Model confidence (mean pLDDT): 86 of 100. This is a predicted structure of a 105-nucleotide RNA (SAM riboswitch aptamer (S box leader)). It was read from a public genome assembly, where an Rfam model found it. Rfam family: SAM riboswitch aptamer (S box leader). From the family's description: The SAM riboswitch is found upstream of a number of genes which code for proteins involved in methionine or cysteine biosynthesis in Gram-positive bacteria.
[in-house]
This record gives sequence, C1' cells and structure tokens, in this order.
RNA sequence: CUUUUAUCCAGAGAGGCGGAGGGACAUGGCCCGGUGAAACCUCGGCAGCAGGUCAGAGUGAUACUGUGCCAAAUCCAUCAGACCGUUUGGUCUGGAAGAUAAGAU
Repeated sequence: CUUUUAUCCAGAGAGGCGGAGGGACAUGGCCCGGUGAAACCUCGGCAGCAGGUCAGAGUGAUACUGUGCCAAAUCCAUCAGACCGUUUGGUCUGGAAGAUAAGAU
C1' cells in the first nucleotide's frame, strides 16, 4: 500500500510556542479562528479495540502496556432506492469515501 472484520448521534482541555488559517480530498453549505487558526511541546483527561490483570460465567471490571481520541453525528449534503410534501424540500435505508482498532497479504 492492499484487503477482512468491528465501530463511528456517547465521552474527554489547560498552559507554552507560533502568527492565519482550520473543520480529510473536490463542490456547495454551515461553522471555528487576532477574545489567537494550523503545526509542534508539556501536563491533564476520555475511551475497554488488542494485550495484561482481577472477578467470574461466556460476560463484567480495570487506563498497567500498545494504539487512538479530546467543537459541532465522520459538522451536513453529494450516489441509489422507498415514503411524505410538492416552490425550495424533509425523513428513512443502503452504498461510496474517510477515521480508528484488530487480523491477513
């Protein structure tokens, strides 16, 4: 890199540094941002995916280890179908893309 499985409306921020962008990519929206964005560092926190440990009945607990994460549903829509409304549209289901974990190649 590719692929398989599972999950994605829950949860969790302060300081330093930095100085204009950021919310994955594209388009359209909608937001965050000099009352200081991204990146980086420190500390703190959230979370049971895997390992470990404990309890014990096929599951529960626990941040010890490996990751991950800490505005908004993966911020929303995009493709297909169904239903409702019909002027713009709305709801649901599935898909695509993406993220994370564990496994395989």